[in-house]
RNA sequence: GAAUAAUCUACCCCUGAGAGAGGGAUAACGUCUGGAAACGGGUGCUAUACCUCAUAAGACCACGAAUCCGAGCGGUUUGUGGUUAAAGAAAGCCUCUGAUUUAGGCUUUCGCUCAGGGAGGGGUUCAGGUCCUAUUAGCUUGUUGGUGAGGUAACGGCUCACCAAGGCUGGGAUGGGUAGCCGGGCUGAGAGGUUGUUCGGCCACACUGGGACUGAGACACUGCCCAGACUCCUCCGGGAGGCUGCAGUCGAGAAUCUUCCGCAAUGCGCGAAAGCGUGACGGAGCGACGCCGCGUGGAUGAUGAAGGCCUUCGGGUUGUAAAAUCCAAUCACGUGGGAAGAAACAGGGGAGGUUAAUAGUCUGCCUCUGCGACGGUACCACGGCAGAAGUGCCGGCUAAACACGUGCCAGCAGCCGCGGUAAUACGUGUGGCGCAAGCGUUGUUCGGAAUCACUGGGCAUAAAGAGCGCGUAGGCGGUAAUGUAUGUCGGAUGUGAAAGCCCUUGGCUUAACCAAGGAACUGCAUUCGAAACUGCAUAACUAGAGUAUGGAAGGGGGGAGUGGAAUUCCUGGUGGAGCGGUGAAAUGCGUAGAUAUCAGGAAGAACACCGGUGGCGAAGGCGACUCUCUGGUCCAUAACUGACGCUGAGGCGCGAAAGCUAGGGUAGCGAAGAGGAUUAGAUACCCUCGUAGUCCUAGCUGUAAACGAUGGACACUAGGUAGUGGAGGUUCCGACACUUUCACUGCUGGAGCAAAUGUAUUAAGUGCCCCGCCUGGGGAGUAUGCUCGCAAGGGUGAAACUCAAAGGAAUUGACGGGGGCUCACACAAGCGGUGGAGCAUGUUGUUUAAUUCGAGUAUACGCGAAGAACCUUACCUGGGCUAGACUUUUAGGGAUUAACCUUGUGAAAGCAAGGGGAUUGCUCUUCGGAGUGUAACCUAAUACAGGUGCUGCAUGGUUGUCGUCAGCUCGUGUCGUGAGAUGUCGGGUUAAGUCCCAUAACGAGCGAAACCCCUGUCCUUAGUUGCCAGCGAGUAAUGUCGGGGACUCUAAGGAGACUGCCGGUGUUAAACCGUGAGGAAGGUGGGGACGACGUCAAAUCAUCAUGGCCUUUAAGUCCAGGGCUACAAACGUGCUACAAUGGUCGGUACAAUGGGACGCGAAAUCGCGAGGUGGAGCAAAUCUCAAAAAAACCGGCCCCAGUUCGGAUCGGAGGCUGCAAUUCGCCUCCGUGAAGUUGGAAUCGCUAGUAACCGCGUAUCAGCCAUGACGCGGUGAAUGUGUUCCUGAGCCUUGUACACACCGCCCGUCAAGCCAUCCAAGCAGGGCACGCCCGAAAUUGCUGACCUAACCCGCAAGGGAGGGAGGUACUGAAGGUGAGCCUUGUGAGGAGGACUAAGUCGAACAAGGUA
Repeated sequence: GAAUAAUCUACCCCUGAGAGAGGGAUAACGUCUGGAAACGGGUGCUAUACCUCAUAAGACCACGAAUCCGAGCGGUUUGUGGUUAAAGAAAGCCUCUGAUUUAGGCUUUCGCUCAGGGAGGGGUUCAGGUCCUAUUAGCUUGUUGGUGAGGUAACGGCUCACCAAGGCUGGGAUGGGUAGCCGGGCUGAGAGGUUGUUCGGCCACACUGGGACUGAGACACUGCCCAGACUCCUCCGGGAGGCUGCAGUCGAGAAUCUUCCGCAAUGCGCGAAAGCGUGACGGAGCGACGCCGCGUGGAUGAUGAAGGCCUUCGGGUUGUAAAAUCCAAUCACGUGGGAAGAAACAGGGGAGGUUAAUAGUCUGCCUCUGCGACGGUACCACGGCAGAAGUGCCGGCUAAACACGUGCCAGCAGCCGCGGUAAUACGUGUGGCGCAAGCGUUGUUCGGAAUCACUGGGCAUAAAGAGCGCGUAGGCGGUAAUGUAUGUCGGAUGUGAAAGCCCUUGGCUUAACCAAGGAACUGCAUUCGAAACUGCAUAACUAGAGUAUGGAAGGGGGGAGUGGAAUUCCUGGUGGAGCGGUGAAAUGCGUAGAUAUCAGGAAGAACACCGGUGGCGAAGGCGACUCUCUGGUCCAUAACUGACGCUGAGGCGCGAAAGCUAGGGUAGCGAAGAGGAUUAGAUACCCUCGUAGUCCUAGCUGUAAACGAUGGACACUAGGUAGUGGAGGUUCCGACACUUUCACUGCUGGAGCAAAUGUAUUAAGUGCCCCGCCUGGGGAGUAUGCUCGCAAGGGUGAAACUCAAAGGAAUUGACGGGGGCUCACACAAGCGGUGGAGCAUGUUGUUUAAUUCGAGUAUACGCGAAGAACCUUACCUGGGCUAGACUUUUAGGGAUUAACCUUGUGAAAGCAAGGGGAUUGCUCUUCGGAGUGUAACCUAAUACAGGUGCUGCAUGGUUGUCGUCAGCUCGUGUCGUGAGAUGUCGGGUUAAGUCCCAUAACGAGCGAAACCCCUGUCCUUAGUUGCCAGCGAGUAAUGUCGGGGACUCUAAGGAGACUGCCGGUGUUAAACCGUGAGGAAGGUGGGGACGACGUCAAAUCAUCAUGGCCUUUAAGUCCAGGGCUACAAACGUGCUACAAUGGUCGGUACAAUGGGACGCGAAAUCGCGAGGUGGAGCAAAUCUCAAAAAAACCGGCCCCAGUUCGGAUCGGAGGCUGCAAUUCGCCUCCGUGAAGUUGGAAUCGCUAGUAACCGCGUAUCAGCCAUGACGCGGUGAAUGUGUUCCUGAGCCUUGUACACACCGCCCGUCAAGCCAUCCAAGCAGGGCACGCCCGAAAUUGCUGACCUAACCCGCAAGGGAGGGAGGUACUGAAGGUGAGCCUUGUGAGGAGGACUAAGUCGAACAAGGUA
């Protein structure tokens, strides 16, 4: 939603008919009595209880007849026969009688029987719908159907006998798990998802299991019987019980209420009624559990009070908030008043109907009275600001921030993530934001999630196309037509309960809540229509598909045979020492003759060249040649069939390599294995061997990055070009050429698509059909079960647990033991060093009371420090000071105060004492001075001062480095979804992103270059302190003097060099080349200053500045002494050497830069000397340091030695500076005379006036540990003209799993802990059905010798009919037993997995160092 034509129905309503005559018992009840109780027993009475007969309209049964339809065991009508019913009660009146009982009659009310109908309520049946699981695929014996019987209200295997062998199932049977179903609820835009509490409908159950009885209805929640578990009572003999009714108790749990009031209302049962009963129900109570409403006050109120918090110290904020003034009064509280819910009904009175009746009874009639649990409740009035605010959050998501505390601790956290000393993220405070009598947390469902995608997803590379085909079911299907009406569309009817949702009204002060009406309920069924599409039926068509005929290409497949080259082996010849192999070697082979070479022979495997993004096949795959068997494809023709098609779950077949079984074969290659190397190791990479295997036959296996990482079919959608196989046209024919068309194979490319890469008529485009597959990473293609396999293993295939990612494509960087181009004292070619020695100096380490601190590859280490004896000085020891050594402010003193001097003590600082007495403004002044103020100073005060204390990882500034490398960017435009790209790439060229050309780029900026300085040539101007050619003077001699400006020089300004000219090369360019010309200089002439965007959390808090923190009689400050100078050891940077290119002695030349007043200091003189005395001159082109530059050159000696080399160390004597030279200075003289004879591995600098060698000056500075640093000049080379390599750098490109960017990332074993899982000898539970045994109650059947009032026969006795106890049979719960299946827990031990701090060894990502 249908059916019942297969059915029942008490009470209620309507209709019809009836209720005649009899009988015998027995509950309740009365009485006696047993038992602890439960519960009985005896006896007596009675009924609307029970029974018999009569009547029978109707009903039912049997046999007929007619008629109707939905056609069946049918309905309706009808005939004959049979069977079947009843009960009285109450009230009143009347009659008979003298009267009563009694009997009879009448009236009313209630009841009784039969039958029909209604209403309502059931029973049964059917269709569709209704969770998960296939790691459940086969299930079923009363099973499926039939015949007959029984049974039921009724159909039916519902039950039984017999017969047949059926029935269900991939559209999921059977099994397992879970679950009451629905109206509805929550959510959602919807479609859906999830849910089933309250209310309502249905079902099921009532301690567990079984059973029936009664009844209209039950197999019965508060009935019965039996069995079981549990609890209770007992006088021990026996008994009782079932809150999943209302309260209440216990237990379990995160958690769920009063042992309340009342039948006043509503409803139900019984009753004639009054009424009784009702933990239904109406109410109250408890609980913020939910929903709703209300309050905790309103207005005014700035000195923006106090307090709190913050602060840039100005202020801000809390905040009109409070206080204060005025007002209102809900809720609570107190006092007083006070409902509706009551209508029925009952009682009294009245009216009417019925009736003989004023009785009874009836009435939707009138009237009075009575009945309230809630409850003195709702509501009303009066009183007084009193009694009434919490909770979460404030890093982002997400509305709202500051301070303090803490310091990867304590803690937070929904996700991302906060916390390691400046935390808006922890804790607190203040402030703020949100919600509010609640707020937050936890759990759960839906949403967001198009993240299971029907609406509405995907599968080249992110997860995802089956390895390939054939084909079953299924799904889908060409053109035109007729019919039908399955889907489809439209109308009507029935139904879709009420409540709920929605709309409109109404009732409680409002709302929640409630009521009424409407709409809706998208559905189902029936019926009437439509016929386009779909399906079905019929008969057609040829464009799909197939067949035929004629041609074509091909490593398509199977079988048989044949061939040459090479390799290895064997035999023989020649030959004579090696061969082989590698990065280099060795193992190996070889004088027993190898390798090499020639000839002959044998064997097996594979088929060079052709060979090609060429061919064939479905894929795997297929390659010498011939024969044979055989599959598919293409082209042409358009003869034939006439949709025969596409896909394809299961199923079946094929299927590389490796592997397996059996038998062969074995030349080469070659897992395993052996040996040699390499190596830290080397179970590898390399080498020498070498077994399985590779080959054949017959089977198995069934997987691959089985890939185009792209399933199959059909159709459509721009091109260009090449190849393969056909057919045609143009041309008289053929070739060539051009062109058309079909099939196949590639490249390129547009639209479109796509996250991008890319793809693009061979789609990853646009459509349609079918199949397969995916749903975060790991665990894991694992475990387990099943299945296939000889095994190896394959197919199917989870979960616990764990992570916040895993992944794709592309971008920018960085990196590469990737590539290309280029550069650099990067290498090479050279010269000289370092590393060895001694010493100097810095560092580490050690030591110490202290050895102050910083710097640490390059880019720390002769660095900060361009001067540590005191000072410096920051360190240590000891002694002192405390508003302080130093700055600012305030108050007081301030004429006897400060400066200054002296004394005591002391190491000094300091402490203590004494002397001393300056200077000054204004006013008054008898000028003696007084008052007041003030500086220095003193005392006191609090704001502080001070700190070389910490943090350079809080900072500024400064600096190093990459790197003087050529890079780094921007605007506009263009390209890309975007990150980004382009420009900046490409071809040349340059020292250079320098310039040119080209160019979707055009321009620009910071860098490069130039501008600036020094130097090299010339000119002009100017000549003192510089110069001196010519003129003059003078000297022993000298620009010494007069003079001069020519020269040098000085110092100001100019000129000059620009690839400008020539030749060549080059693109007619940029540019390059040339012992070109000219020129002092030639290709940025040489040198300097100048350092892009950035990198290194680079360096510096100890130059300075500075946030925060710390310190304040100390971590500040003063002083003395010590230390920074230590010394087993190591390193860096230097000096001096090791000698003859030298040392030493003597002689003889030539510079430049600089400095000088607390200075440089001449002449003269003393000293061997350091130096002393001396003091001219000079603030400097004048004087001076300063003299003699040194190396060089000339000459003498030394003669290869630890020396006439070398100078350390030590002794002695001196000088200088300075308060001071011991720790701890420099210098001189005399003496002493160490190591060292050219330096291992390794490593540094330098390309021209450079390296090397030589001396000179200066800063700092009293002096100096300076051999350092910074400058100056003198002498003055060699080599290279290249880029293979090392190092570093730039550009382009490539790979990347890196982005803290290779000092990166990261996998596995092993070792430790912890967690979950699996296996496992077993052990212990639970569930399910089965076989057998036993078998309660109970129904049914049979029996029933015992018992038996009603009816029948009989006078009676008795008999009969009927019934029963008892017995028995089937069924049958629980129980026992046996074997089994499923499932849970546990389990010695075993296995792998996830996570974890820090290890070991190797591996991957770059050519990851063997792709």
Molecule: small-subunit ribosomal RNA
Organism: metagenome